[in-house]
RNA sequence: GUGGAAGUAGCUUAAUCGGUAAAGCGUGGGUUUGUGGGACCUAAAACCGAGAGUUCAAAUCUCUUCUUUCACC
Numbered sequence: 001g002u003g004g005a006a007g008u009a010g011c012u013u014a015a016u017c018g019g020u021a022a023a024g025c026g027u028g029g030g031u032u033u034g035u036g037g038g039a040c041c042u043a044a045a046a047c048c049g050a051g052a053g054u055u056c057a058a059a060u061c062u063c064u065u066c067u068u069u070c071a072c073c
Stems, first nucleotide, its partner, number of pairs: 001072007010025004019056001027043006049065005
């Protein structure tokens, strides 16, 4: 340089044909326990890598761009 893949909560991952983002672990609080752990209940936390466009509506479609990664040269 060319062609792919990935980027969503602190971490790991979902999200159907475009209809307003979910779970596990973790974290805060509570119950239980002599304490801790475990179990159970509850709460907070991401406008989806960035910027534009299309649309009534975009994590999803289009364009540009950044980062990581794979293959080729």
Transfer RNA from Oscarella malakhovi, 73 nucleotides, folded computationally.
Its Rfam family is "tRNA". Rfam classes the family as a transfer RNA.